Source information: RNAcentral holds the sequence, with entries from ENA. The RNA shown here (transfer RNA) has 71 nucleotides and comes from a Brevinematales bacterium. Rfam family: tRNA. About the family: Transfer RNA (tRNA) molecules are approximately 80 nucleotides in length. Rfam links the family to the GO term triplet codon-amino acid adaptor activity. The same sequence occurs in records of 2 taxa. Taxonomically the source falls in Brevinematales (Bacteria, Pseudomonadati, Spirochaetota, Spirochaetia). The coordinates come from a structure-prediction model, not an experiment, and the mean pLDDT is 81.
[in-house]
RNA sequence: GGGGAUGUAGCCAAGUGGUAAGGCCGGGGCCUGCAAAGCCUUCACCGAGGGUUCGAUUCCCUCCAUCCCCU
Numbered sequence: 001g002g003g004g005a006u007g008u009a010g011c012c013a014a015g016u017g018g019u020a021a022g023g024c025c026g027g028g029g030c031c032u033g034c035a036a037a038g039c040c041u042u043c044a045c046c047g048a049g050g051g052u053u054c055g056a057u058u059c060c061c062u063c064c065a066u067c068c069c070c071u
Base pairs, nucleotide, nucleotide: 001070002069003068004067005066006065007064010024011023012022018054026042027041028040029039030038047063048062049061050060051059
């Protein structure tokens, strides 16, 4: 210098055009004499900026970060 992959909550991770599943952790509640366990509930506008679209996590462009390959 060229190419590819990944980026979604504190962590792991699904979702590939119609206002984002699940698990762990955390907050609140129930239960208990107190706790643990269990149960209920709550917590993300999706790496950044633009574009397309009635509508974008999803499609397109540019950048950023990490990893891999070629030279």